Model confidence (mean pLDDT): 80 of 100. This is a predicted structure of an 88-nucleotide RNA (Glycine riboswitch aptamer) from Meridianimarinicoccus roseus.
RNA sequence: AGUGAAGCGACGGGAGAAUCCGGCAAGACCGGUGCCGAAGGAGCAACCGCCCCGGUAAACUCUCAGGCACAAGGACCGCCGCUGAACA
Numbered sequence: 001a002g003u004g005a006a007g008c009g010a011c012g013g014g015a016g017a018a019u020c021c022g023g024c025a026a027g028a029c030c031g032g033u034g035c036c037g038a039a040g041g042a043g044c045a046a047c048c049g050c051c052c053c054g055g056u057a058a059a060c061u062c063u064c065a066g067g068c069a070c071a072a073g074g075a076c077c078g079c080c081g082c083u084g085a086a087c088a
Base pairs, nucleotide, nucleotide: 002087003086007082008081009080011078012077013076018033020032021031022030023029034068035067036066040064041062042061043060047055048054049053
């Protein structure tokens, strides 16, 4: 020189579930019922340990939160850029 974990940002794709009922004129907001899981959060196996107990996963489970026309958001994927552990 190079490869490059992890992180951040831009662009593109991105599912599910009542445009439910009422409070007031749509929306926002509030209350109620039904529902969804792919922001976030929580929980557990195998396995490991110093073996009472503890460590440790998810797209699994729970729905606290969030969401259920459009919009916004959205795990994850692609691509570009920045930074950059580590190797060399």
Its Rfam family is "Glycine riboswitch aptamer". About the family: This family represents the bacterial glycine riboswitch.